[in-house]
Context: one part of a larger RNA
Molecule: small-subunit ribosomal RNA, 3' major domain
Organism: metagenome
């Protein structure tokens, strides 16, 4: 000097308690071990694999396996020969070949040339093959925890030590105050982005309080610029004021005034280092390996198997509900190979026809929960909706394997879940819908928006995890 202790001491954190909501039983969706299979491609494995990489496996994707085929190769440079290039037909399942037909372009000093295609030769191509323990990049976590270091100087024979301890205080190595230390550095904090409040400046696609106009209505017209908004630029919070308490410090408690109070919410931002953590299959690379295959094309399959065990979800088990019906109220997004209005057909998914918009202008687009009437009266039901039968729509060369939806129809487990376990402190949780990203087409996952809105916290004895000082060690 670290490191550890069922050693001590002070302190945090949804870590415990108070609470509210679930998972653990049931279905199903997913992802995973197993097992099975020709193949079930491959990685992730305590927290920190397991709705993970996959922002979306029918074919492509793909790497897997079966057949079938190629060998300077699908992809690049370099040679030497022909021939523009290219398009269409026809044959055999496809790759690939064959044969037939059109076709004869640019620039140019008429030698040639760029550029494409076949041929041939060889140097090279190729590797989603191996090592993540050779690597760099990029990322997880400890953890947004308050740490971690240096320079001089002082002490120790020496690792070191000291600053950084101590007393206060802090969300915080935050800041006072002491003090052989006096300063620096990376970090915290500010400095950025959003939000909640006000004012300038600017109205147009966005708005309409006053005056008109015109309708069956409606910012629909004229105008207006107040208002709501829109988006840039200012103000505004700073413990700045008052009272207490603290060392006349730092702070800390209450109060005023304020849209906001003591960091106002929310976000970006992640020190030194730790797991030889993950990733060689984004990517870049050392070394090894394979070179008529470990490479390259195609058709099919397979990644979607299924006794079964775990994980993360969705739907439910019902009256704070289900149904009908009538009528209110959002934010953020997206759109031209794209969103599609109004009609009309069809029970429906959808089709048909078709205006608008490259969008504060038109579309998605009715927002659901909620409120009102009714109706059902505790039933495996007018709860749940699983599974299967038949008939359909759409997308796409193709929905057997293996899409998503629609309509009749069938109605399965399930009556609130053992042990154990999980998130959450406020515009949060619970709960309700909407939208995006990928994407032809598929979402209960993901990342977003917005509506309704709680309950609790008396406390730090206990559990888990972390910081500082001190202690003890046979560890390093």
């Nucleotide at each position: 000097u670290g490191a550890c202790g069922g050693g001590g001491g002070c302190c945090c954190g949804c870590a415990c308690a108070a609470g509210c909501g679930g998972u653990g039983g049931a279905g199903c969706a997913u992802g995973u071990g197993g097992u099975u299979u020709a193949a079930u491609u491959c990685g992730a494995c305590g927290c920190a694999a397991c709705g993970c990489g996959a922002a979306g496996a029918a074919c492509c994707u793909u790497a897997c396996c079966u057949g079938g085929g190629u060998u300077u190769g699908a992809c690049a440079u370099c040679c030497u020969g022909u021939g523009a290039a290219u398009c269409u037909u026809u044959a055999a399942g496809u790759a690939c070949u064959a044969a037939a037909g059109a076709g004869u372009g640019c620039c140019u000093u008429c030698g040639g040339g760029a550029g494409c295609a076949c041929a041939g030769a060889g140097a090279c191509a190729g590797g989603u093959g191996c090592u993540g323990c050779a690597u760099g990049g990029c990322u997880g976590u400890c953890g947004u925890c308050a740490g971690c270091u240096c320079g001089u100087g002082u002490c120790g024979u020496g690792a070191g030590a000291u600053g950084u301890u101590u007393g206060g205080u802090u969300a915080a190595g935050u800041c006072c105050a002491g003090c052989a230390a006096c300063g620096a550095g990376c970090g915290c904090a500010a400095c950025c982005c959003u939000u909640a409040u006000c004012g300038u400046u600017a109205g147009u696609u966005g708005c309409c309080a006053g005056c008109a106009c015109a309708u069956a209505a409606u910012g629909g017209u004229g105008g207006g610029a107040a208002c709501u908004c829109u988006a840039a630029c200012g103000a505004g919070a700073c413990u700045g004021c008052c009272c207490g308490g603290g060392u006349u410090a730092a702070c800390c408690g209450g109060g005023a005034g304020g849209a906001a109070g003591g960091c106002g919410g929310g976000g970006a931002u992640g020190a030194c280092g730790u797991c030889a953590a993950g990733u060689c299959c984004u990517c870049a690379u050392g070394g090894c390996c394979c070179u008529u295959a470990u490479a390259c094309c195609c058709a099919g399959g397979g990644c979607u198997a299924c006794a079964c065990a775990c994980g993360u979800g969705c739907u439910a088990c019902a009256a704070u509900g289900g149904u009908a019906u009538g009528g209110a109220c959002a934010g953020a997004g997206g759109g031209u190979u794209g969103c599609c209005a109004a009609c009309c057909a069809g029970u429906g998914a959808u089709g048909g026809u078709g205006a608008g918009c490259u969008a504060a202008u038109c579309c998605c687009c009715c927002a659901a929960a909620g409120c009102a009437u009714a109706u059902c009266u505790c039933a495996g039901u007018c709860c749940g909706g699983a599974u299967u039968g038949g008939a359909g729509u759409c997308u796409g060369c193709a929905a057997c394997u293996c899409g998503a939806c629609u309509c009749c129809a069938u109605g399965a487990a399930g009556u609130u879940g053992g042990a154990a376990u999980c998130g959450c402190u406020a515009g949060u949780a619970a709960u309700c819908g909407c939208g995006g990203a990928u994407c032809a087409g598929c979402a209960u996952g993901c990342c977003g928006c917005g509506g309704u809105g709680a309950a609790u916290a008396u406390g730090u004895u206990c559990c888990c995890g972390g910081g500082c000082c001190u202690u003890g060690u046979a560890c390093a």